[in-house]
This is a predicted structure of a 398-nucleotide RNA (Bacterial RNase P class A) from Ktedonobacter sp. A source record names the gene rnpB. Rfam family: Bacterial RNase P class A. Gene Ontology terms of the family: tRNA processing, ribonuclease P activity and dimeric ribonuclease P complex. About the family: Ribonuclease P (RNase P) is a ubiquitous endoribonuclease, found in archaea, bacteria and eukarya as well as chloroplasts and mitochondria. It is annotated as a ribozyme. Model confidence (mean pLDDT): 76 of 100. The source organism's lineage runs through Bacteria, Bacillati, Chloroflexota, Ktedonobacterales and Ktedonobacter. Of the family's consensus pairs, 99% are formed in the model. The sequence is in RNAcentral, with records from ENA.
RNA sequence: UGAGGAAGACAGGCAAUUGCGGCCUUCACGAAAGUGGGGGACGAGGAAAGUCCGAACUCCGCAGAGCAGAAUGCUGGAUAACGUCCAGUGAGGGCGACCUCAAGGAAAGUGCCACAGAAACAUACCGCCUGACCAUUUAUGGUCGGGUAAGGGUGAAAUGGUAAGGUAAGAGCUUACCGACAGUCGAGUGAUUGGCUGGUCGGGUAAACCCCAUUCGGAGCAAGACCAAGUAGAGGGGAUAGCGGGCCCGGAAGGGUUCGCUAGCAGGUUGCUCGCCUGUCAACCUUCGGGUUGGUUGCUUGAGGCGUCAGGUAACUGACGCCCUGGAUAGAUGAUUGCCGCCAGCAUCGGCGAGAGACGCUGCUGGUACAAAAUUCGGCUUACGGCUUCCUCAACUC
Numbered sequence: 001u002g003a004g005g006a007a008g009a010c011a012g013g014c015a016a017u018u019g020c021g022g023c024c025u026u027c028a029c030g031a032a033a034g035u036g037g038g039g040g041a042c043g044a045g046g047a048a049a050g051u052c053c054g055a056a057c058u059c060c061g062c063a064g065a066g067c068a069g070a071a072u073g074c075u076g077g078a079u080a081a082c083g084u085c086c087a088g089u090g091a092g093g094g095c096g097a098c099c100u101c102a103a104g105g106a107a108a109g110u111g112c113c114a115c116a117g118a119a120a121c122a123u124a125c126c127g128c129c130u131g132a133c134c135a136u137u138u139a140u141g142g143u144c145g146g147g148u149a150a151g152g153g154u155g156a157a158a159u160g161g162u163a164a165g166g167u168a169a170g171a172g173c174u175u176a177c178c179g180a181c182a183g184u185c186g187a188g189u190g191a192u193u194g195g196c197u198g199g200u201c202g203g204g205u206a207a208a209c210c211c212c213a214u215u216c217g218g219a220g221c222a223a224g225a226c227c228a229a230g231u232a233g234a235g236g237g238g239a240u241a242g243c244g245g246g247c248c249c250g251g252a253a254g255g256g257u258u259c260g261c262u263a264g265c266a267g268g269u270u271g272c273u274c275g276c277c278u279g280u281c282a283a284c285c286u287u288c289g290g291g292u293u294g295g296u297u298g299c300u301u302g303a304g305g306c307g308u309c310a311g312g313u314a315a316c317u318g319a320c321g322c323c324c325u326g327g328a329u330a331g332a333u334g335a336u337u338g339c340c341g342c343c344a345g346c347a348u349c350g351g352c353g354a355g356a357g358a359c360g361c362u363g364c365u366g367g368u369a370c371a372a373a374a375u376u377c378g379g380c381u382u383a384c385g386g387c388u389u390c391c392u393c394a395a396c397u398c
Stems, first nucleotide, its partner, number of pairs: 001394008010385001012340007020043002023040007045370001049381002052379005057220004064274004069216005074088005089103001090101004104211002109209002111205003125152002127148010160178006179201002181198007224297004233288005240263010264280006304323008341368007349360002352357001
C1' cells in the first nucleotide's frame, strides 16, 4: 500500500427567530367544569421498521381425557420467558485472522433415488474360475449349470479402503495399517474424547411420510373498565318422551302443579370425539334493518437507565449510590437563517522527495445515510452512514 477478519462507540454541534405536544407555575374571566394569556424546564430510534419468536397485562373461560395439529431437537449454563444469548463438543468452509451449522432416529415400517447402468435392493452385462456334455485342428470353441463384487464399464452413490498372504478363481477368508461400529478401562457435570479388545463391517434420503423426546387453551390495548349520547324493530331456525316422589282438586276414575332421575333434542366448551355446563317453551343460533363511532381510564416508574464494587471464562447476577428522560389520537417532538464540524471534487501555495506522489494551509462547489413511538418489555430479522481499536494475508521498503 492492497485485500480481508473481529469488536466498540456514534448517529453532526452551537446560537437566534418561529411553530407543535403534554407537564409545572402564574394572571385574568367564571358559581363550577373550564377557557384564554404569560413564564419555565422537557419532548423518538439503533433500528421507533417487519410484526417473526418469547413474556407482562387484560378478557373469554375451566383449561378434564383422547385423537388430530403446531413448534423445537448436540451438551452445559443464563433468563420472567424464548425458537434468544453465553461457553463448550462435533462436522464443514477459509492460506489465515476467523466464519457457518434445522447437529435426535435410516437393523420399527412405508416411499423415493433423474440420466446412465445388468443391478439403486437384493443384483452377474463384460470379465475371471470351474462341473457335465458336445465338437474337433489337442488346444480351444459351443450348450447347459455353478462359484466369484478382485478387474472393466455406468453413476452423485455399487456392498469399508490400501497392501500382502491365500484360493480353482475370488472373498475380512487371514494378517498389518487406516475408517466405522460394539464392548471395556480411563478423562470430562455432559456432548464427547484417549487407550485396549473384538472382523462386528449390505447404499443414500427424515427442511419425504414417519418414529422418539419436550412444550403448547383462545383472543388481543380496536384487550378491558367507566361515563355521556343515540336507537326501531322485523323475519327464520330452535320448540320432548318415559318413570318416580310431594302438594292441591275429586267419592272414584282422573286432572292440575312442582321437584328429581333417565333418554332424546338444542346451545356452549374457537378442529373432532367423549366428558362437563346451560336450556327444553326459552336460552341460543341466524338474516335483514336501525343507532353511535364522543370523552375518561388502561397509559407509562419499568424484569428501567447510569456509575462503583463484588461473583462468574462469559451470557448474566448481587449490593450500594444517583437519575426520572415522550404519551400524541390522523397522530406533537418541526422549520428557517448564520457559524463551525465531517466527506468528496477542483484550484492556489508550502515543506519533503530524483520522480511518482501523499501530507498540510487557504478558497470555491457539492454532499451529510437508513428512517418517525401508538399498551409495555426481552430478542430475532431486515435497512443504513462514516469513525475508532485490535488482528490476518500478500507485495514492497528500512